[in-house]
Molecule: transfer RNA
Organism: Thermoanaerobaculia bacterium
RNA sequence: GGCUAGCUCAGUGGAUAGAGCACCGGACUGAUAAUCCGGGAGUCGCAGGUUCGAAUCCUGCGCCACCA
Repeated sequence: GGCUAGCUCAGUGGAUAGAGCACCGGACUGAUAAUCCGGGAGUCGCAGGUUCGAAUCCUGCGCCACCA
């Protein structure tokens, strides 16, 4: 410094938590690929605290990376 969907990441107090890729179904095709349409998936590392409200602020712990 980081930990948010299978992977890579966004979101830095305000309400249904998102994107791309991947995956599943459909359209298209002789068949693939590409393209288009639709869909599923998250205890936001864990436990507390503050607040009307926390992924976001504070505390402790865990894991990963880096520096001394």